RNA sequence: GCCCUCAUAGUCUAGCCUGGAUAGGACGCAAGCCUGCGGAGCUUGGAACCGGGGUUCAAAUCCCCGUGAGGGCG
Repeated sequence: GCCCUCAUAGUCUAGCCUGGAUAGGACGCAAGCCUGCGGAGCUUGGAACCGGGGUUCAAAUCCCCGUGAGGGCG
């Protein structure tokens, strides 16, 4: 220099190919209940689509340009 893959809560991850309903789950966190105690159990809650642009009635999803990470070739 060229090519490929990936980027979603504090962490891990589904959804992306095939655009549409309040972006789902686990762990963790907070509060409450329970309890001799809570680190177990139950209930509830807060928290995310890497950045910019485009297409579209509508973008996490499609397209383009970046940024970052991983891999391959030279």
Transfer RNA from a Candidatus Micrarchaeota archaeon, 74 nucleotides, folded computationally. Its Rfam family is "tRNA". Its family is annotated with triplet codon-amino acid adaptor activity in the Gene Ontology. From the family's description: Transfer RNA (tRNA) molecules are approximately 80 nucleotides in length. The family's RNA type in Rfam is transfer RNA. Model confidence (mean pLDDT): 83 of 100. The sequence was found in a public genome assembly. Lineage of the source: Archaea > Nanobdellati > Microcaldota.